The RNA shown here (SAM riboswitch aptamer (S box leader)) has 114 nucleotides and comes from an Acidimicrobiales bacterium.
[in-house]
C1' cells in the first nucleotide's frame, strides 16, 4: 500500500498556540473573531483488537469416585458475554445520529488476508 470483514441514534472538554473558516461532496440547517477549524499539553469516554479478571455454554482432553457402558462432580481446552468488569498495551474518540436530506465507485474508525 492493501483484497476483505464489522461498526457509524450509545458516551465523553478544560488549558494553551494560531487566526478565518469550519461541519468530506450538493441542498439545508447550524458552529465561528465571545475565537471556530487545526497544532500542543492535561484530562475524560469506552468502539475495535490485545491482555488481565469475572460470569456463562459445554463435554473435546486430563485426573477422581463408583461400577458396567452409566452417574457425578474439578481442572484445562474451545466458544460466548450490548444481557460483565478493569483502562495495563495499540488504535480511536470527546457540538448538534456520518447534524438533517440526497447520491455514492462517497466517507470514517477498528481489525486484516496478502
Nucleotide at each position: 500500500c492493501g483484497a476483505u470483514c464489522a461498526u457509524c441514534c450509545a458516551g465523553a472538554g478544560c488549558g494553551g498556540c494560531c487566526g478565518a473558516g469550519g461541519g468530506a461532496c450538493g441542498g439545508g440547517c447550524c458552529c465561528g473573531u465571545u475565537g471556530a477549524c487545526g497544532c500542543c499539553g492535561c484530562g475524560a469516554c469506552a468502539a475495535c483488537c490485545a491482555g488481565u479478571g469475572g460470569g456463562g455454554c459445554g463435554a473435546g482432553c486430563u485426573g477422581c469416585c463408583u461400577g458396567a457402558u452409566c452417574g457425578a462432580g474439578a481442572g484445562c481446552a474451545g466458544c460466548c458475554c450490548g444481557g460483565c468488569a478493569c483502562a495495563u498495551g495499540g488504535u480511536g474518540c470527546c457540538a448538534a445520529u456520518g447534524c438533517c436530506c440526497g447520491a455514492g465507485a462517497c466517507g470514517a474508525u477498528g481489525a486484516g488476508a496478502g
The source organism's lineage runs through Bacteria, Bacillati, Actinomycetota, Acidimicrobiia and Acidimicrobiales. The sequence was found by an Rfam model in a public genome assembly.